[in-house]
Context: one part of a larger RNA
Molecule: large-subunit ribosomal RNA, domain II
Organism: uncultured Bacteroidota bacterium
RNA sequence: GCCUACGAGUUGCCGUGUCCGGCGAGGUUAACCGCCUGAGGCGGGUAUCCGAAGCGAAAGCGAGUCUGAAUAGGGCGCGCAGUCGGGCAAGGCAGACGCGAAACUUAGUGAUCUACGGAUGACCAGGCUGAAGUGGCGCUAAACCGCCAUGGAGGGCCGAACCGGUAAACGUUGAAAAGUUUUCGGAUGAGUUGUCCGUAGGAGUGAAAGGCCAAUCAAACUGAGAGAUAGCUCGUACUCUCCGAAAUGCCUUUAGGGGCAGCCUCGUCAAGGUAUCACAGAGGUAAAGCUACUGAUUGGAUGCGGGGGUUUCACCGCCUACCAAAUCCUGACAAACUCUGAAUGCUGUGAUAUUGAUUGGCGGGAGUGAGGCCGCGGGUGCUAACGUCCACGGCCGAGAGGGGAACAACCCAGACCACCAGCUAAGGUCCCAAAAUCCGUGUUAAGUUGGACUAACGAUGUCGCACCGCUUAGACAGCUAGGAUGUUGGCUUGGAAGCAGCCAUUCAUUUAAAGAGUGCGUAACAGCUCACUAGUCGAGUGGCGCGGCGUGGAUAAUAAUCGGGCAUGAAACACGGUACCGAAGCUGUGGAAUGCGAAGCAUUGGUAGGGGAGCAUUGCGACGGCGACGAAGGUGUCCCGCGAGGGGUGCUGGAGCUGUCGGAAGAGCAAAUGUAGGC
Numbered sequence: 001g002c003c004u005a006c007g008a009g010u011u012g013c014c015g016u017g018u019c020c021g022g023c024g025a026g027g028u029u030a031a032c033c034g035c036c037u038g039a040g041g042c043g044g045g046u047a048u049c050c051g052a053a054g055c056g057a058a059a060g061c062g063a064g065u066c067u068g069a070a071u072a073g074g075g076c077g078c079g080c081a082g083u084c085g086g087g088c089a090a091g092g093c094a095g096a097c098g099c100g101a102a103a104c105u106u107a108g109u110g111a112u113c114u115a116c117g118g119a120u121g122a123c124c125a126g127g128c129u130g131a132a133g134u135g136g137c138g139c140u141a142a143a144c145c146g147c148c149a150u151g152g153a154g155g156g157c158c159g160a161a162c163c164g165g166u167a168a169a170c171g172u173u174g175a176a177a178a179g180u181u182u183u184c185g186g187a188u189g190a191g192u193u194g195u196c197c198g199u200a201g202g203a204g205u206g207a208a209a210g211g212c213c214a215a216u217c218a219a220a221c222u223g224a225g226a227g228a229u230a231g232c233u234c235g236u237a238c239u240c241u242c243c244g245a246a247a248u249g250c251c252u253u254u255a256g257g258g259g260c261a262g263c264c265u266c267g268u269c270a271a272g273g274u275a276u277c278a279c280a281g282a283g284g285u286a287a288a289g290c291u292a293c294u295g296a297u298u299g300g301a302u303g304c305g306g307g308g309g310u311u312u313c314a315c316c317g318c319c320u321a322c323c324a325a326a327u328c329c330u331g332a333c334a335a336a337c338u339c340u341g342a343a344u345g346c347u348g349u350g351a352u353a354u355u356g357a358u359u360g361g362c363g364g365g366a367g368u369g370a371g372g373c374c375g376c377g378g379g380u381g382c383u384a385a386c387g388u389c390c391a392c393g394g395c396c397g398a399g400a401g402g403g404g405a406a407c408a409a410c411c412c413a414g415a416c417c418a419c420c421a422g423c424u425a426a427g428g429u430c431c432c433a434a435a436a437u438c439c440g441u442g443u444u445a446a447g448u449u450g451g452a453c454u455a456a457c458g459a460u461g462u463c464g465c466a467c468c469g470c471u472u473a474g475a476c477a478g479c480u481a482g483g484a485u486g487u488u489g490g491c492u493u494g495g496a497a498g499c500a501g502c503c504a505u506u507c508a509u510u511u512a513a514a515g516a517g518u519g520c521g522u523a524a525c526a527g528c529u530c531a532c533u534a535g536u537c538g539a540g541u542g543g544c545g546c547g548g549c550g551u552g553g554a555u556a557a558u559a560a561u562c563g564g565g566c567a568u569g570a571a572a573c574a575c576g577g578u579a580c581c582g583a584a585g586c587u588g589u590g591g592a593a594u595g596c597g598a599a600g601c602a603u604u605g606g607u608a609g610g611g612g613a614g615c616a617u618u619g620c621g622a623c624g625g626c627g628a629c630g631a632a633g634g635u636g637u638c639c640c641g642c643g644a645g646g647g648g649u650g651c652u653g654g655a656g657c658u659g660u661c662g663g664a665a666g667a668g669c670a671a672a673u674g675u676a677g678g679c
Base pairs, nucleotide, nucleotide: 001679002678003677004676005675006674011094012093013092014091016089017088018087019086020085021084022083023082026050027049032044033043034042035041036040054061055060064076065075066074067073097235098234100232104225105224106223107222108221109220115199116198117197118196119195120194121193122192123191124189126158127157128156129154133150134149135148136147137146138145162186163185164184167182168181169180170179201217204212205211238614239613240612241611242610243609248261249260250259251258252257262368263367264365265364266363267362268361269360270359271358273354274353275352276351277350278349279348280347281346287340288338289337294334295333299329300328301327305323306322307320308319309318310317371396372395373394374393375392377390378389379388380387401412402411403410416591417590418589419588421587422586423585427581428580429579430565431564432563436578438577439576440575441574442573443572449567450566457552458551461549462548463547464546465545467543468542469541470540478536479535480534481533482532484509485508486507489503490502491501515530519528520527592604593603594602595601596600615668617665618664620662621661622660623659624658625657626656633652634651635650636649637648638647639646640645
């Protein structure tokens, strides 16, 4: 992992609702007793309980009563049947759908492992070093001291047994629930070890690591309380069918849990729901406006008041290119501004439409109370986020199908079933791949594009439109030639001569034309060139603005790519047209179910969840069947039923089984790291 078996809303009591049954202003017995064919049946038993009257704290009164001074008002009552039993549903109390803690309490069991201790025993090859002491000699006044022997100390040295466990490899479903190999530490000591004994669970023991206390230790193990508790996680078993949510508000020691409301469903009663139009209303948003308020605010005018200067003993004055109230002109702003003020939306009344259907009250049952994305109006944030918080709508959630390469939410469209029938939607029609290599007119040359992705800014890319110059009296570009003189203008300066800088009436002359000079250049000159002019050439040329498509800007890590191949008067882009393809949409044919009185018509996606109808299993009761001429079970095959399932028949099997109606449940398994067995 698979198969088989087992495996989770039960039972008692209580009240509530609904259905069925009995009796009914009543209903009903409990214990108990009697009889009988005895887990039972029949009869008795009226204590009790519920109902038939309420109100008041009560006395009490009573269809009323309480409050009250009240014959007032107000509160609660006064019409409508209950009660007993049974079924079902959910609720309460109980373990209460099943499994699951970490823990707590209590009573015990453990020191054959291990920690420490007590008692009594045992063990440590061999080698090395050579303390004190002692003897002798030297030395000394005698000592001290020195030397040589002797001696044999030491938590001494090296190293087996023994005890340990440093490093690495192997081992890791191991040979082993801690080992093996190599290596390494101690090895006369705080040494190692045998046997017996002691200390016990908030206790022991601990050269102390929260270590050890029987492969278990920040509180051992076993039984019991005990089915502890678990607002948490997981699991919760046959079929068909009708409807079908929520992820919101308020409150919550509340925030992943609840209570009430909202939204779903079932029953019942009632109403007339919804849309459009008309009319009548409430309202302060968008917009707009502000000499209409509150505030904010551009420029100007005027200038209260102030600053600065001046004058003065002081006051009074005077001046000011300073600040500036208020007012005027002008411009413009606001969620918490409004003199104004829509569109929608909302309320009411009326009319019309609606084979469509809803809405409200009461009662039974829920689930939901983590929502998400998109569009639009906003807050917050960075006019950031697959961000966050509201509002309105849609969709996903709980929605399949077609498109979007793939892709909950985007576009199209809401799947009862069948069909080798048709038409369309979005989107497409060269090939992959269904349908146009379709028609017309342009654009793009970048493979732009056909995809996501882009800006500021840059550019005689190219197409279109408009405007303004110049131009056969010859433009624009090229080529030939000229481009001079006063003068090296003045100033400045070492120099400044068109060309470092400053000044200016930047003037005048000769001219076809030529600046007191456009740029290069020199130390300064020189030199080259431009403006300007003539000639040559012979038809367009220059500028500005707007728009279309393209271009640079353009950078990401393994090999690229529009889904791919590929595509250039297109298979790209723009505009227009005609066909076709294309879905579970619509239509056609057949069938099923549900709703509505019928005809007929409509409807039938669905999670949580509510309602309905059924299938199967195991006992039981009543009535009825089958079976050695072969029951159950097994295994093939055929038929019936939307389905759960049912039936016929062959083989196997070898002794029980079953139909109908009713009644009762240990009543249906794929999942719970489910339990057991098998493989």